[in-house]
RNA sequence: GCCUGGGUAGCUCAACGGCAGAGCAACGCUUUUGUAAAGCGAAGGUUGGAGAUUCGAAUUCUCUCCCAGGCU
Repeated sequence: GCCUGGGUAGCUCAACGGCAGAGCAACGCUUUUGUAAAGCGAAGGUUGGAGAUUCGAAUUCUCUCCCAGGCU
């Protein structure tokens, strides 16, 4: 330099172009003499960044940054 895959909640990951979700963690409550476990609840997101297309973009296109792998 070229090719492929990836970047979404604190972590691991989902999500036909049409309300951005789950599990775990953390927080609150119940339960317990107390802790853990268990149950319930609420919260938590500039979907790496910038543009484009579209009525509408996490999703499609372009540029760019970062990570992993391959080729040279």